Small-subunit ribosomal RNA from an uncultured Clostridia bacterium, 1512 nucleotides, folded computationally. The coordinates come from a structure-prediction model, not an experiment, and the mean pLDDT is 82.
RNA sequence: GACGAACGCUGGCGGCGUGCCUAACACAUGCAAGUCGAACGGGGUUAAAGCAAAACACUGUACAUUUUAUUUGGUAAUGACGAGUAGAUUGAAGAUUUUAUAAAUAGAGUGUAGAGUGUUUUGCUUUGCCUAGUGGCGGACGGGUGAGUAACGCGUGAAUAACCUGCCUAUUAGUGGGGGAUAGCGUCUGGAAACGGACGGUAAUACCGCAUGAGCUACAAAAAUCACAUGGUUUUUGUAGGAAAGGAGCAAUUCGCUGAUAGAUGGAUUCGCGUCCGAUUAGCCAGUUGGUGGGGUAAUGGCUCACCAAAGCGACGAUCGGUAGCCGGGCUGAGAGGCUAGACGGCCACAUUGGGACUGAGACACGGCCCAGACUCCUACGGGAGGCAGCAGUGGGGAAUAUUGCACAAUGGAGGAAACUCUGAUGCAGCAACGCCGCGUGAGGGAAGAAGGUCUUCGGAUUGUAAACCUCUGUCCUUGGUGAAGAAAAAAAUGACGGUAACCAGGGAGGAAGCUCCGGCUAACUACGUGCCAGCAGCCGCGGUAAUACGUAGGGAGCGAGCGUUGUCCGGAUUUACUGGGUGUAAAGGGUGCGUAGGCGGUUCUGUAAGUCAGAUGUGAAAGGCACGGGCUUAACCCGUGGAGUGCAUUUGAAACUACAGAACUUGAGUGGAGCAGAGGCAGGCGGAAUUCCCGGUGUAGCGGUGGAAUGCGUAGAUAUCGGGAGGAACACCAGUGGCGAAGGCGGCCUGCUGGGCUCUAACAGACGCUCAGGCACGAAAGCGUGGGUAGCAAACAGGAUUAGAUACCCUGGUAGUCCACGCUGUAAACGAUGAUUACUAGGUGUGGGGGGACUGACCCCCUCCGUGCCGGAGUUAACACAAUAAGUGAUCCACCUGGGGAGUACGGCCGCAAGGUUGAAACUCAAAGGAAUUGACGGGGGCCCGCACAAGCAGUGGAGUAUGUGGUUUAAUUCGAAGCAACGCGAAAAACCUUACCAGGUCUUGACAUCCGACUAACGAAGUAGAAAUACAUUAGGUGCCCGCAAGGGAAAGUCGAGACAGGUGGUGCAUGGUUGUCGUCAGCUCGUGUCGUGAGAUGUUGGGUUAAGUCCCGCAACGAGCGCAACCCUUGUUAUUAGUUGCUACAAGUGUAAAAACUUGGGAACUCUAAUGAGACUGCCGUUGAUAAAACGGAGGAAGGUGGGGAUGACGUCAAAUCAUCAUGCCCCUUAUGACCUGGGCUACACACGUACUACAAUGGUCGUCAACAGAGGGACGCAAUGGAGCGAUCCGGAGCUAAUCCCCAAAAGCGGCCUCAGUUCAGAUUGCAGGCUGCAACUCGCCUGCAUAAAGAUGGAAUUGCUAGUAAUCGCGGAUCAGCAUGCCGCGGUGAAUACGUUCCCGGGCCUUGUACACACCGCCCGUCACACCAUGGGAGUUGGUAAUACCCGAAGUCAGUAGCCCAACCUUUUGGAAGGCGUUGCCGAAGGUAGGAUCAGCGACUGGGGUG
Repeated sequence: GACGAACGCUGGCGGCGUGCCUAACACAUGCAAGUCGAACGGGGUUAAAGCAAAACACUGUACAUUUUAUUUGGUAAUGACGAGUAGAUUGAAGAUUUUAUAAAUAGAGUGUAGAGUGUUUUGCUUUGCCUAGUGGCGGACGGGUGAGUAACGCGUGAAUAACCUGCCUAUUAGUGGGGGAUAGCGUCUGGAAACGGACGGUAAUACCGCAUGAGCUACAAAAAUCACAUGGUUUUUGUAGGAAAGGAGCAAUUCGCUGAUAGAUGGAUUCGCGUCCGAUUAGCCAGUUGGUGGGGUAAUGGCUCACCAAAGCGACGAUCGGUAGCCGGGCUGAGAGGCUAGACGGCCACAUUGGGACUGAGACACGGCCCAGACUCCUACGGGAGGCAGCAGUGGGGAAUAUUGCACAAUGGAGGAAACUCUGAUGCAGCAACGCCGCGUGAGGGAAGAAGGUCUUCGGAUUGUAAACCUCUGUCCUUGGUGAAGAAAAAAAUGACGGUAACCAGGGAGGAAGCUCCGGCUAACUACGUGCCAGCAGCCGCGGUAAUACGUAGGGAGCGAGCGUUGUCCGGAUUUACUGGGUGUAAAGGGUGCGUAGGCGGUUCUGUAAGUCAGAUGUGAAAGGCACGGGCUUAACCCGUGGAGUGCAUUUGAAACUACAGAACUUGAGUGGAGCAGAGGCAGGCGGAAUUCCCGGUGUAGCGGUGGAAUGCGUAGAUAUCGGGAGGAACACCAGUGGCGAAGGCGGCCUGCUGGGCUCUAACAGACGCUCAGGCACGAAAGCGUGGGUAGCAAACAGGAUUAGAUACCCUGGUAGUCCACGCUGUAAACGAUGAUUACUAGGUGUGGGGGGACUGACCCCCUCCGUGCCGGAGUUAACACAAUAAGUGAUCCACCUGGGGAGUACGGCCGCAAGGUUGAAACUCAAAGGAAUUGACGGGGGCCCGCACAAGCAGUGGAGUAUGUGGUUUAAUUCGAAGCAACGCGAAAAACCUUACCAGGUCUUGACAUCCGACUAACGAAGUAGAAAUACAUUAGGUGCCCGCAAGGGAAAGUCGAGACAGGUGGUGCAUGGUUGUCGUCAGCUCGUGUCGUGAGAUGUUGGGUUAAGUCCCGCAACGAGCGCAACCCUUGUUAUUAGUUGCUACAAGUGUAAAAACUUGGGAACUCUAAUGAGACUGCCGUUGAUAAAACGGAGGAAGGUGGGGAUGACGUCAAAUCAUCAUGCCCCUUAUGACCUGGGCUACACACGUACUACAAUGGUCGUCAACAGAGGGACGCAAUGGAGCGAUCCGGAGCUAAUCCCCAAAAGCGGCCUCAGUUCAGAUUGCAGGCUGCAACUCGCCUGCAUAAAGAUGGAAUUGCUAGUAAUCGCGGAUCAGCAUGCCGCGGUGAAUACGUUCCCGGGCCUUGUACACACCGCCCGUCACACCAUGGGAGUUGGUAAUACCCGAAGUCAGUAGCCCAACCUUUUGGAAGGCGUUGCCGAAGGUAGGAUCAGCGACUGGGGUG
C1' cells in the first nucleotide's frame, strides 16, 4: 500500500459497487422451461349465422276432464240420522275431528292432438376462446458451484488434404401418387398409491412403401491440374443407390417440407511452446510401443479385436506422492519479479455418490431415463417417491456474509404467422459504513481575553474567538407544490423502479463527531494516582516513591463518518541476488586425480541461415489499465476514440558475431630428437650404529627413577664393563621455508622394472583443447578380518606417587597395536582453512634445476625458462591481510552457502564383517550466534621500574589482667550512625542530673521556639501550701523601667488572653541532593586545540633511546602547542648578617653572701644566649670521569647544609550509587491533643561469649630503698594558675605572696651515685575485694576520680597468623593542652635518652609504563561446561492397536451397449397367401459399477515403557 474480511468503540445523508472464503453438509415451502389449435383428432366454453330436433308460451281448432252457475235427475222432496266406501287430518297408541257423492247446458280451468308465431333447450356445420393427448420446436441455452483435474485441462500459435453443424443467409432443383397403424376417447378391469392391463374404434406436418431426380453417394475408366507424405481438386463417361407434408388465406400470396451447393455460427480432433512442490519417489510400462488385417466413430488413432515384432518413456526428471480448476485480469513493486484468481469476461469440470446408455443437429443431459450405494419421506407392508453447487429461505458449521420482495416497463432468450405466453436470466427495490466516491454537522463578527477546567516559579499561562452575544446563510433536514428522461424508424398503447430524481416555495442553526495516539522509530507534554504491584509493549524496552512509556485528567497531534486492532499478500529485503550476492578468517572449495554426458572453446577464407538483427502480414476477444475527449451539479461510476499489449506464428531481407558444412593455418595441445635434476612408485638384495635378550669373563652392592619419593630390579650376583651370539624395527650426521609427487605422502646403500617433470631444438601433425554432474581410481592415522612377526615404544590394565579426591599429568611394568602379506574401512584442523584452466597487470631480494650472452678460462656479472620463499606499489578487502605462487583485472566449467540452537541428530535409502560412513530433515526454541578491529580490565603472560612490599634488623600484636570500642545476647529501654583495606580509644575535644535523640510514668496542645492580628495589662512577682518535679494555688507584700510630652496621654519593647494562618519533628529516603570527608595516592598520571592517519570505534601527540622522586629533563619522531597534576612559590627547622633590646641575656664593675661556690642587689653593656622582623645562603653553580658534544649520573672541592638538606601545608581527571538527611542546608513523603513540647526516675555503664585498639606486666639492661641532686620544650592560667609557709603517712586541707603573664605559677622523668634483693610466682606483677578517708558537684546507689592500710588473681615473653619502623627514626622516659564542676590507659602536641639493619629485587602485597592473549566490559569477586534434582513443552523408538488412501489378484456381477440365437411374437414391403425379409420379446456371451476375499504398499491417530533435545 492492498482486502469478498472479522472484532472493539462510534455512527448524519447520498451515488456507484460488493456481500457463505467454513460443511461439493442436510434441506420444509414457493417459484426458476416452456410454447405452438395457422400440424392433428377430440373435449370444454361463449356469442353469432344456418340446419335439424325438442320443450314451453300465445293464437285458433278438435277431443277429454275438473269446477262454478243454471236446469234436470236420484233419495217420498229437502234435510237429518245410520251404515259402507274413499280421502284428508291429528296422535306413540287407544282414539278424535272433518269433507265429498246423479245428469244436461253455459262459463271458466286443465289435459291431449296437429298447425302458426314466439321463447328456450339440444344436436350438427362455420367462426372466436380455452385445452388433456398425438405431433413440432425448445428443455445441450440461460443460471449455479469449483469437488475432481498437474491434463492438450488451460493459455498462446498452428493443423484437419482426417471431421460434424438444428435454427439463420444466399443459390439451385423439387413437393407426384398410395398404404397401414396408434394415443386421446369408450367399455370392462388390477392396484392403498404411483401407475396400469384387455377389447373396440380414430386423426395428422406421426409412421411406411412406390414414382421422379441432381452439380448427391459408391464403384470403374480417362484427362487436366495442384500439393503437404498418405493424397486433394476439376472435367467427361458408365453402372448402381437415393427425397418430400402440408397449414393459413376468397384470392394474391405466405409459412412450412425434401435433395444439393456455398456461407455464417457452434462444435470435434491433432500438434509446437508455456503451465506448482518433493529424488528421504529412479527406474516405469503389457494394449504396453509399432506393424498387418477386421470392427467402430462425424472423423484420425490400440479407440477396440486377432496375429506378428519387442519395442516405448526416463536425471532436459519418467513413475510415484502432495497440492491446485486455468486464463484475461487483481494487489504490490522503479522495474524484473512475488503473491493471487472473490466480483466482471473466456475456457474446463461437476450437478446426492458410482456406473450406463437412449433421444437428438447437438448430451452420455442440474430442475430427462435405467441400475447400484448412502440418506430422507409416503405406505393398506405388497410396493412407491426424492435430489436448491437455480432465486429466496431453513437447520448446521463458523470470527463471518443479505429479502421465503416487485416487475417482465427495458435488455436478452424459448415457442409462435402473429397477438401473445413463459423467463428468480435480467431490470429494480430491501438489508449491511463491507469498499470506493461526494456532501454536511454552519458562516462572518466578537477580549471583560468571562465563568469553569488544568498547570503554576502564585506573577501568570493555557483551553481561547473557542463560548456567550450580534448579523447572516440554507447544502443535508422538514412541510407543501410541480414533476421527468429511461419508450422504440407513421400514429396509438405500454414504467416494476416511483410520485423516485430534479425543480419551486415555506420553516428553522435548529436534528447530525467520533476514534486512535502523544519515550525513540513517529506528528504530538504536563499534573495526579500507582510503586517490578496493577499494567503496557510492533521492535528497542517502560514500571522497584519525583513514570512525557501503566491508569486518569487537562492540553496536544493525526485521521475523520469513521478510527483502531487482528489476519493475509507484496514492498522495504541486493535477506535466493536474471536485472542484482557470495565461499582465506563471518555460512560456504568436494581429501585428490582420471574421465563420460553436458557446458565452453585458437587464426584465415567460402557457403548456409538455426540463434541474432531489420521490414511486412496475421493474431494477441471484450472488459480492465494508459492518453485524449464526452455524460451524470463534481467525483466514484459510465460512454467514445486512439495507442499499447514487450508475445506467438508466417514471410521478405542482412550476414558482423555464435552455430553448421567445407577448405586452409600454427601460436593452444601433442609427437620426435638432444640433454638435466630428483627421499616419485614397485620388487629384490646388502650395510653399519643403537636398544633389548641370551651365553661367557671381570666385578660388588647397589641400580633405577623423581620436584622429592616409592613401586620395580639386585648377594640365586644386578647396574657397570669386555667378548661372542640372536632377533626385530628404524635409518644419526649430510638436512636446507632444499627436492619429488595429483593429493595422502616420500629420506641408509645397490640393482632391476616403471610414472611424471624441466630445458634446448623446431623435424612431424594440425585445435586433437579446458572443465566436469553421475562414474572409476587413489586416499594419513586409528580400526576390522585371515596368517605371520614382535627388539623398542605403547591405548587398555596393574602397581607406586601426587592430591581434599586423582578413574589424570609423574614413575615402574605391560597387552592389543605399531612391522610384513592379502583383503576391508574411506575418514582428518585430508589446511594455503584459498577448486581447476587460461590471459593480462610496478618492482626488490634470496634459493633449487636448466639454457644463453660476455670472458682465454673458472668465478663474478647480465639475459631468460620452470619451481620455491620473503618484502612491497597499484588494486582488492568489513578489517586483518593478499599482492605475478593474488584474496588484483577478465574468461570458462565444476562444487558449495543463505540467522543461532535442535543437528551432521532422527527416520528412510545406499555402502560396510563390525565400528561406522554417505545422503540428510522437522517439531520446538532464542534475538541473537558470528567475523575483524578498538579502548579498557584481567592473566598462577612477558619486559622495565617504584614503595618498610619482601629481604636484613629493632620493637610489638595474637597468650594474661585491666581499660575502651564493636558484634552477639539480654532488656521496658539497653537511642542512632560507622562495616574489608578505607567500621570497631570511630561521630563522642568528656553519658551521675543535664547532655539524650531511648524507656516507664506524670503533664501541655497556636504550643518549649519565629512572624502576623485583636483585646487587655506596666512587666515582674518573694515568702507560703500541694506534688517526685513539671505545674497549680496565692497575691494582700514588694515593684514600677526607656523615648516624646507641661499634663493628660502616645510610642517602642515586654507580658497575659483569644482566633487562625502556622510552629515543631535527632521521623523516612546519603539510591532524589548541596556542602563536607575517606580511599586508591603525594601514585605520576589525566586531558584538550589544530593537524595527520583510519570507513569507523579510535590512533598519533602521551610511543621509542636515555634519565629522573616525578609525563623530571634531553634526543629522536606527523606532529605542533596548551591545560590540570609534578616541581617551585608558603610555613617550620638547620648556618649566618643586619636591625631591635624588655619581662630575656651578662663578657664588665661594685656590693651582699659562703670555707669556696651558688645565689642576690646595683650600675653599665648589645659582645654571647635568646626573642622576632628583614636579608643572605644551595643553583649540579665549580672541577674531574662517564654519557651522544644532551639530559643526567658518579666522585671531589668549598660549605652550617649537596644534589627535592629534614619536616609540614598542598591531593589532577576520576573510582567506590564509599560515608554523612543525627553538624548544617535541602526536594519529596510522613506525624500534627503527637513521630511535637515539659518533668521525675531509669537506660545508653546490662554479660554465657567473640573480635579490634590500647595500657600494665611477666622482671636483674630489673625492682626497691636511700642519697642528694641535675638537665627540657611546648603550652595553659582571672568563675583561673597558685609560690614561700603550716597540718596530714597520703589524697588533700589551711592560708594566700605573685601573676591580666619572655616578669608570677603550673614544672619534669628516665639517666647519674650508693645499699639491698639473686631467679623465686619472688622485695616481680598488680587485678579483685574489704575497711578507712579525700575532692568535685543540688546529688557519686545504679554510675565518678583520688589516697592510706589490708587482700595479692591471671601472668614466667605468648599457636597459626600478623603490625609498625630506614635516623634524631624505632625503642624508651616523662611533660603540656583541648574537652572539663569532676572524671583519660584515649586524642592532639612537646621535649629528654637514643639504636640495629638494608646483600639485593627471585618471591608475597600494592602501584606505574610498554607489550601480548582474551569467549571478560557489573570488566577474574568476570565469564562459563557437564551430570544430578524439580516443572513444563515438542519430538525419535516402541509390544501393539485404530482408521484412511491408491493400486493389484481373484470371486460375485446390476443397468446397459455390442455380438450370437435353434424358443415366442409380428400391421405396412415382397409373395404362389404357405411363407420370406425386416423387427420385437426372451435367452446366451464379452465387457462391466457397487460389493466380497487376500496379501502387501503408503499416510495418519493412540500406546505401557524408553532415548536424547529445548525452556525455566